Annotation: This is a predicted structure of an 88-nucleotide RNA (c-di-GMP-I riboswitch aptamer). The sequence was found by an Rfam model in a public genome assembly. Its mean pLDDT, the model's own confidence on a scale to 100, is 83.

[in-house]
RNA sequence: ACCAAAUAAGGGCAAACCUGUGGAAAUGCAGGGGCGCAAAGCCAAAGGGUCUAACCCGCCGAAGGCGGUAUGACAGCCGGUUGCCUUU
Numbered sequence: 001a002c003c004a005a006a007u008a009a010g011g012g013c014a015a016a017c018c019u020g021u022g023g024a025a026a027u028g029c030a031g032g033g034g035c036g037c038a039a040a041g042c043c044a045a046a047g048g049g050u051c052u053a054a055c056c057c058g059c060c061g062a063a064g065g066c067g068g069u070a071u072g073a074c075a076g077c078c079g080g081u082u083g084c085c086u087u088u
Stems, first nucleotide, its partner, number of pairs: 005088002012037002017032006035076001041081003047078002049074003056068005
């Protein structure tokens, strides 16, 4: 110095749910809340995966419905990347 496991202090983040608000939706943001988290920091243009389907395309059709599709999302799915502190 790196890896692994466990740990102290001070702190950090914030699931479900509720309220407000943006969005077609998935879901984002703000406040409350606290299930959990040692990277629950960052990356969706390394890659895989998952969710949604407005526009578009196809089919049926009176209205409209059904199917396909990411250019829309998720980093608290895997992954990539950077990194603080104590002891063994």